[in-house]
RNA sequence: CCAGGAGAUUGGACUGUCGCGGUGUGUGAAAGCAUAUCGAGGAAAGUCCGGACAUCGCAGGGCAGGAUGCUGGUUAACGACCAGGCGGGGAAACCCGACGGAAAGUGCAACAGAAAGCAAACCGCCUCUUGGCCGUUAAAAGCUAAGCGGUAAGGAUGAAACGGUGAGGUAAGAGCUCACCAGCAACUUGGCGACAGGUUGGCUCGGUAAACCCCAUCCGAUGCAAGGCCAAACAAGGAGGGCUUGUCACUAGUGGCAAGCGGAGAUGGCCCAUCUCGCUCCUGGGUAGGCCGCUCGAGGCCGUUGGCAACAACGGACCCAGAUUAAUGACAGUCUCGUUCCUCACGGAAUAGACAGAAUCCGGCUUAAAGAUCGCCGGGAGAC
RNA sequence: AGGCGCGUAGCUCAGUGGGAGAGCGCUACCUUGACACGGUAGAGGUCGGCAGUUCAAUCCUGCCCGCGCCUACCA
Numbered sequence: 001c002c003a004g005g006a007g008a009u010u011g012g013a014c015u016g017u018c019g020c021g022g023u024g025u026g027u028g029a030a031a032g033c034a035u036a037u038c039g040a041g042g043a044a045a046g047u048c049c050g051g052a053c054a055u056c057g058c059a060g061g062g063c064a065g066g067a068u069g070c071u072g073g074u075u076a077a078c079g080a081c082c083a084g085g086c087g088g089g090g091a092a093a094c095c096c097g098a099c100g101g102a103a104a105g106u107g108c109a110a111c112a113g114a115a116a117g118c119a120a121a122c123c124g125c126c127u128c129u130u131g132g133c134c135g136u137u138a139a140a141a142g143c144u145a146a147g148c149g150g151u152a153a154g155g156a157u158g159a160a161a162c163g164g165u166g167a168g169g170u171a172a173g174a175g176c177u178c179a180c181c182a183g184c185a186a187c188u189u190g191g192c193g194a195c196a197g198g199u200u201g202g203c204u205c206g207g208u209a210a211a212c213c214c215c216a217u218c219c220g221a222u223g224c225a226a227g228g229c230c231a232a233a234c235a236a237g238g239a240g241g242g243c244u245u246g247u248c249a250c251u252a253g254u255g256g257c258a259a260g261c262g263g264a265g266a267u268g269g270c271c272c273a274u275c276u277c278g279c280u281c282c283u284g285g286g287u288a289g290g291c292c293g294c295u296c297g298a299g300g301c302c303g304u305u306g307g308c309a310a311c312a313a314c315g316g317a318c319c320c321a322g323a324u325u326a327a328u329g330a331c332a333g334u335c336u337c338g339u340u341c342c343u344c345a346c347g348g349a350a351u352a353g354a355c356a357g358a359a360u361c362c363g364g365c366u367u368a369a370a371g372a373u374c375g376c377c378g379g380g381a382g383a384c
Numbered sequence: 385a386g387g388c389g390c391g392u393a394g395c396u397c398a399g400u401g402g403g404a405g406a407g408c409g410c411u412a413c414c415u416u417g418a419c420a421c422g423g424u425a426g427a428g429g430u431c432g433g434c435a436g437u438u439c440a441a442u443c444c445u446g447c448c449c450g451c452g453c454c455u456a457c458c459a
Base pairs, nucleotide, nucleotide: 001380002379004377005376007374008373009372010371012335013334014333015332016331017330018329020039021038022037023036024035025034026033027032041355045366046365048364049363050362051361052360053223054222055221056220060272061271062270063269065219066218067217068216069215070084071083072082073081074080085099086097087096088095089094100214101213105212106211107208108207122155123154124151125150126149128147129146130145131144132143133142163181164180165179166178167177168176182204184201185200186199187198188197189196190195227292228291229290230289236283237282238281239280240279242261243260244259245258246257247256248255249254250253263277264276265275266274285458286457287456299318301316302315303314304313305312306311337353338351339350340349341348342347385455386454387453388452389451390450391449394408395407396406397405402439410426411425412424413423414422432448433447434446435445436444
């Protein structure tokens, strides 16, 4: 220097004028005025996860339902993060992985193919029997057709065909036997563990769980339009509720009617437990005001210590948006980084220029996106 | 802000793991003197997009895009 990998930081700077929202102080009867100070992001976004907080009944047991899924750790918690294992990609740096269970059970596999999950014989190969041909003194051998069998080595189909390669063996074959390899089980060594190494054994037990399911762990629901207080205004009306028996109707397990018993109601579907005393739903009516919740927090910054790390503990100094039609802006000037245009060049002109904007608050993930800076790692080329 | 649903032919919709379909509309032909009706045949699809699971995806899973709906307080 070239082409890569993996991070971190930043997301224009300064001055002046005018303006907007919050807070403090002063002044004022009030409206307001003056002054000081603060005022968007790394994603404020998607709302995909997890919490805090609030209400319901302070959240208990069971069924059902949902989520997660290698191991160990971090954390308030997580589907996040860190470290490791295994598998895959890359020459390497490094990257990716919804990565429990298919020898519990059920299901599925179109078309093709003989056969699709338990074995199975279409072609082929082989023994035997019978017939024919040939042949012979008579046979045997040979060729051929049919039949009973054996056979998963070869062909053909498929995404997938019951371990792979080689040798022995056999009528032909076959883990039938042997060597190596893959897989499984037992024992053993190392490791907290996932797992890795070794020895022995019988030989082999297909795929799919982002199909049902099984196992382990976790989860009550609703979301700040939660919820609390004050003020203003109005108009009410209707429907519904558990169990038993009888009877009627038909669409045959629902509905109607009658009688009797029973207090009713409340969760995310149900049962129990529990709680409250009138509840739930529908239609209609009224208000579209104020205050609280609201921003000091699992807070960021600096340092020390522990830890490989995620992170934790301790110390220090700091306060850093809270609007409600919703502020965070406009103009002028100087400079700097890029970009575009003109020029042979020197140089000149234009232009702050990506994605985007808080709304209860945090921790993550995902998605969007001009650039600039800083070190680190593996490789290639050249010079000394 | 919070929550929920939908996307398949020009339009309205069905299909939910193995051939992408229906009705209306469109085109050509037949029928008619001509048109309508009718009949026959045909064209028209990135199943919103990108990844993944699977032998195989409109369908199952994740992310994104677009569209639509709901919500407050009082009696």

Two RNAs folded together computationally: RNase P RNA and transfer RNA, 459 nucleotides in total.